FMN riboswitch aptamer (RFN element), 147 nucleotides, folded computationally. Its mean pLDDT, the model's own confidence on a scale to 100, is 80.
[in-house]
RNA sequence: UAGGAUCUUCGGGGUAAGGUGAAAUUCCUAACCGGCGGUGAUGCUCUCUGAGCUCAGCCCGCGACUCGCUGCUUGCUUUUGGCCUGCAGCGACUGACUUGGUGUAAUUCCAAGGCCGACGGUAAAGUCCGGAUGGAAGAAGAUCAUC
Numbered sequence: 001u002a003g004g005a006u007c008u009u010c011g012g013g014g015u016a017a018g019g020u021g022a023a024a025u026u027c028c029u030a031a032c033c034g035g036c037g038g039u040g041a042u043g044c045u046c047u048c049u050g051a052g053c054u055c056a057g058c059c060c061g062c063g064a065c066u067c068g069c070u071g072c073u074u075g076c077u078u079u080u081g082g083c084c085u086g087c088a089g090c091g092a093c094u095g096a097c098u099u100g101g102u103g104u105a106a107u108u109c110c111a112a113g114g115c116c117g118a119c120g121g122u123a124a125a126g127u128c129c130g131g132a133u134g135g136a137a138g139a140a141g142a143u144c145a146u147c
Stems, first nucleotide, its partner, number of pairs: 002146001004144007017029003031127002033117002035062004043053004057115002066092007075083003097113005119130003
């Protein structure tokens, strides 16, 4: 330094101010927010042939949610079956950007204008409440043995 095993910790933000109404953080005028990895021409710092930190919601992927199948599981039942609870594996689904500028090169920089956001509840919700004191992409660290 590299991959491996075990373990620990961490791991999502946001309706100001008004309008209508019996009732809306849900509608209207508006406000606000942006998970993880990659790419990347950004910026900052230093001991400057280089190194460290930082840099995309809408470019490429991942995760979450939802749905299906299979297996196991909880319970009920009229028991070669059906329904139900939870978990695991596999699969499906999986939102949204343009214009101008600079330049060899930018959907990433600068400027401007746009756009997007699971399910259940409720006056119709990206932002409230709930599943969730959950799970997870992953991040950091410790220990062990190997090369």